[in-house]
Context: one part of a larger RNA
This record gives sequence, structure tokens and C1' cells, in this order.
RNA sequence: GCCGGCGAGUUAUUGUAUGGUGCGAGGUUAAGGUGAAGAGCUGGAGCCGAAGCGAAAGCGAGUCUGAAUAGGGCGAUAGAGUAGCAUGCAAUAGACCCGAAACCGAGUGAUCUAUCCAUGGGCAGGUUGAAGUUGCAGUAAAAUGCAAUGGAGGACCGAACCGACGUACCCGGAAACGUGCGCGGAUGACUUGUGGAUAGCGGAGAAAUUCCAAUCGAACUCGGAAAUAGCUGGUUCUCCCCGAAAUAGGUUUAGGCCUAGCCUUAAAUGAAUGUCUAUGGAGGUAGAGCACUGAAUAUGUGAUGGCCCCACACAGGGGUACUGAAUAUAAUCAAACUCCGAAUGCUGUAGACAACUAUUUAGGAGUCAGUGUAUGGGUGAUAACGUCCAUACGCGAGAGGAAAAGAAUCCAGAUCGCCAACUAAGGUCCCAAAAUACGUGUUAAGUGGGAAAGGAUGUAGAGUUGCACGAACAGCUAGGAGGUUGGCUUAGAAGCAGCCAUCCUUUAAAGAGUGCGUAAUAGCUCACUAGUCGAGUGACACUGCGCCGAAGAUGUACCGGGGCUAAACACGAUACCGAAGUUGCGGACUUAUGCGUAAGUAUAAGUGGUAGGGGAGCGUUGUAAGUGCGAAGAAGGUAGACCGAGAGGACUGCUGGAGCGCUUAGAAGUGAGAAUGCCGGC
Repeated sequence: GCCGGCGAGUUAUUGUAUGGUGCGAGGUUAAGGUGAAGAGCUGGAGCCGAAGCGAAAGCGAGUCUGAAUAGGGCGAUAGAGUAGCAUGCAAUAGACCCGAAACCGAGUGAUCUAUCCAUGGGCAGGUUGAAGUUGCAGUAAAAUGCAAUGGAGGACCGAACCGACGUACCCGGAAACGUGCGCGGAUGACUUGUGGAUAGCGGAGAAAUUCCAAUCGAACUCGGAAAUAGCUGGUUCUCCCCGAAAUAGGUUUAGGCCUAGCCUUAAAUGAAUGUCUAUGGAGGUAGAGCACUGAAUAUGUGAUGGCCCCACACAGGGGUACUGAAUAUAAUCAAACUCCGAAUGCUGUAGACAACUAUUUAGGAGUCAGUGUAUGGGUGAUAACGUCCAUACGCGAGAGGAAAAGAAUCCAGAUCGCCAACUAAGGUCCCAAAAUACGUGUUAAGUGGGAAAGGAUGUAGAGUUGCACGAACAGCUAGGAGGUUGGCUUAGAAGCAGCCAUCCUUUAAAGAGUGCGUAAUAGCUCACUAGUCGAGUGACACUGCGCCGAAGAUGUACCGGGGCUAAACACGAUACCGAAGUUGCGGACUUAUGCGUAAGUAUAAGUGGUAGGGGAGCGUUGUAAGUGCGAAGAAGGUAGACCGAGAGGACUGCUGGAGCGCUUAGAAGUGAGAAUGCCGGC
């Protein structure tokens, strides 16, 4: 891992609701007795109901409060209960099943290990050479020195022994901590044998939360015990009907719960409901506006204040590129501004249309982590697959088609069958169903098939405005002069460093000069003019489609691919394909209505579905009654093209070799794929 078996809403007692049964103003017994009995009989204690009110005494269709005959509260008037049974749910119990980390009690452990006690053992070999001693030297005597002797030391080197610093191997190992090579201590706070002591709210600890039998921030064993688990996982047959929520308020509350909201079932009421149209109403949003409150720009007038001048006793006068209240004109802004002011939405009334729509009562829930898109906003950066509200839709709980693939986008809501038809979104060259279809244009960039500011004689369209057969634009030929080197400046300044001025003349035309150039001149060139040529040529703004801007990490890789110059884009028009949509044919089920006693039948509408509510069934094992099968072969196994909407049920062959069905009723240890499930096999 697979296969097989086992494996989870039970039982008791109460309560409550519904259904059904008995009796009914009543209903019913409990223990006990009797009995073969758990039957029946007996047993009326007790319980519930038929009357309530009051704290109570108590009174009573009333009563309590009260001074009250008032008022008010609770009752009566309005009569159904009760005892079993079944089912749903709740409470109390382990209460659907499995699962802690822990807590407490009583015990067992120091054969491991820590420390201690008692009594024993062990430490090759080599080195160093303390004190002391002796001799000699030395001294007045000492001190001291030298030599010898001596053999100290948590001394040195290094085996056994004890340890464990590095590294390699090992890592389902040879080993639940090792091996190899090196390494530290090795007469000591050394090491070791045997026996003993200390115990868990504890002991021991050269101290590390370290050790106390491979277990230690509190050992192990058994018990309380099925501890508790607002947490995770799992929870077993079928079909039919309906079908949510991820919100509000509260919460030692936020991943839990309660009440409400939303779902379902039954009953009651009987249109009370929804949509549309008409009409009435409340309101201060969008927009707009500046009349208020504020913000804010320019200009005019300009108070107050400052500064300057005249005058100074106070006043006063004049000026001011200072300030700038207020006011006028013009033009603006606002969620917490409003002289105004919609559309929607909300709501009253009336009409039409449509549904078992709505409401209430009662039983049962689930939900309280939501999410995307569009729109109106807050927050954020007018960021986020961000976050928080609101409105709508979808997903959630929704399959099918399109978007290559893709919860939320687009189309469309799957009762079942069909080798029938029509369409939606989207498509029609091939992969791949359908146009290598049509008309008119555009694009040349593979743009299409990723992107901005910005840039550009790309190209197409439609405009405005110049010049032009009285010859334009471009090209070519020629001219482009004189006063004059204008004046100033300057070393120089001659069209052309800079400043000022920018005239006149000759002319077809020629600037006191457009650029290059020189030290300054010179030189080249332009504006301007003539000739040549002979038809269009400039400027500006708008629009369509393109171009540049454009660098990334596994591999083309920004059309799904091939490939495409249309098989791209725009507009128009016509076919076709295309879904579980719609239609056709056939079947099933549900609900309503009509008919019918019923069975049923006709018509209409419907039948996606998680949590969840409701309904109807299948199968397993015992039991009771009835009725059957079986050695001419039961159960079980195996194979098969049968029946049923399904759970499932027959039949036949082979195998097997002794039991097994069916009907009705009733009872459950009643259905397996999941629980890192349990046990077994392979």
C1' cells in the first nucleotide's frame, strides 16, 4: 500500500410538540398481594384535570390592593382532559465516536546514575631532584657557598586504567551514542570491586534544568477515569419535495454562544402579498450656485496703522513702488456651506395583471471566517487579487457553451431518453463544427498578436490660408552694387567681438547684411533680382491606421499552435456552425384545479442544489403467527445478454453438502471508503 473483518446519535428517567389508541368531567393506578407467568385479577395510597386570587390567614366566579360599592392587577364569562404507545427535540447522565498537554491519591524504584558511609584492590617504565642530613670551604660564632647524600611534588614524559579535544567512517549502524587515526589525565580533588544510606510537594548535584533503571522544568505503576477538550479528524443504504447563511444587537466576546434575520414542516387567517400604470406625500443627495458660513484670485476706491516732509503748544496740511479693514466689478472653491435642486429609492390611495403570495401560531434547523464583478463612497498613493460601508448580480450551493487552460467575466439555469430541428455568447484557412463568402475602404508595421511622456516630410481623409500660365516652388545660368572701412569702441572692428543708429543713391535687384571665414582685410554664401524651365507649390490646425520610444533571467514564449498581407482593422449586408437554452417525439415524478366514494383520469405549472427541514422506501439479524422449499440437493460460492426509477430482486448452469425462505406484525449490537482508525493476511 491493497484485500478481508470490526468500527460512531444509544439507553434510562423526566419534560415538551405532533400523530394514533382507550376512556371522558373525568382519566389513571404505584409498591404490594394472588397467579406457572413479565398475562390477568386485586390494590385508589398517590398523580393530572374539572377554579381562581392572595406572602398568608383566608375568601371564592371571583380575589388581591385599598377607607372604598372607586380604579387597577390576575382570573371567570368562552369547558377537555387523562393514561399508555410511536416519532421529533430538550434536560440529567461518558450521551455520536476516537484524541490531549495535565491534576489528585496509593504504591514501586539509587542492580543505571549523583553524593555520602564502611571495607578491599589498582597505577609498566623513564625523568626532574625540594626540605633535611653529611663532608669541605667560610665566620669570633653565624649566615652563606661547594660537593655528596637524600627522595619531596594536586612535578615531568609515557603504557595499563580513567576520560572524550579534532577528524574520517557510521546514520533502517557491528553499536538506541560506536569504530579508526591522532588527543587529555595518569600518586591524585585519582581510579575501581563488594556491601550500605538518601525517593518524587522528594532526593542528589565542583550547578548543566544535570542525574534519579535507554523516561525528568518534576520518575514509574495502578487507581479517580469513558478527567475535560468553545479544538482537529471521522460518522456506513436509496429515491422524492423545498432550500439557507457568512448580517444586527449582546457577550472575559471576537474561529464559541444567545436572541432576531434568512430555510423547512404543520395548522389557522383567507389576498392581508408582488409587479406595472395613474395620482398624492415626506426629503436636501447628484447637479448647480455664492444669498449665509468659510476658503480664494485680479483690479478700482480706500478706513486704520507705519514711514517721509511742512508746521510744531495742541491741532492741522501734503506725500508714500509700505500695510490693507470695508466696499465695488470680474472670475472661482466646499463631506461637516445652501438662494436652489433632480433622477432613483421610500410611502398613501385607485385600477389592471400574477402566483398556495403574505401574516400569525407551533415543531425542527443550519448560518454569525465569505468572495469576485459593476456602480456610489470612506481609507490608502483617485496603489493592491488591499481594507471598510452601500446597491445589484454571480460564485458559495450551479452543471452546459465561449474566454487555449481559468470559483467570481460573457451566454445560459442540467427531471430522464433520442444517430431529430432552431438559436445565444462566440465563431466559419488547417488542427477543429461552419464562408479560402460578398461590397467599400484602411494598414506594410507580422501592426494585428503587451506599454507612457515625448519625437518624426510614414500613409489615407476632410478643412483653413498664401503664391502661381501676368509663369509660382525646386534646380541651373547671371547679378547681388555705390556713399562706406556708417558712428562709437578698439592694437585692429572694413556687413558678420560688442554698443548705437539702420539712412540715401544707382537699379531688374541687392540688408549699413543670413551663415562660413580673416589678426584685420580678402574669399565663399544667403536674402533680393533677371533669364531658363513649364504646373502646381508652401504654411496651419483636425481625424483614421501605422513608426520610434521598447533591456531578463530553463526554451521560440506578449496570436492556443500551424500559419496568415488577409486568415489584420473599420463600416455594411447575407448564409452557416454553435449549449444540458428553445422546439419535436417518448417516459417518470411533484403540486394545484376539475371529475370521481376510491382506484384513477384530464388540464396547467413545475422537478440544479451545499448546510438544513420534510416525505416515501430497500436491505441485514433475531422474535411471533400463518404459509412454504430442501439429498430428485438448503445456505454459501461462481457465471450469465432477466426485472425494478433506485436502494435492490428473481431465474438458470456449475460448485457446495444441510438447512432455508415468503406474508403480516414487532424488536434492533441494522448498511462502511476515508477517522496519520483497530486486528489479520499478502
This is a predicted structure of a 682-nucleotide part of an RNA (large-subunit ribosomal RNA, domain II) from a metagenome.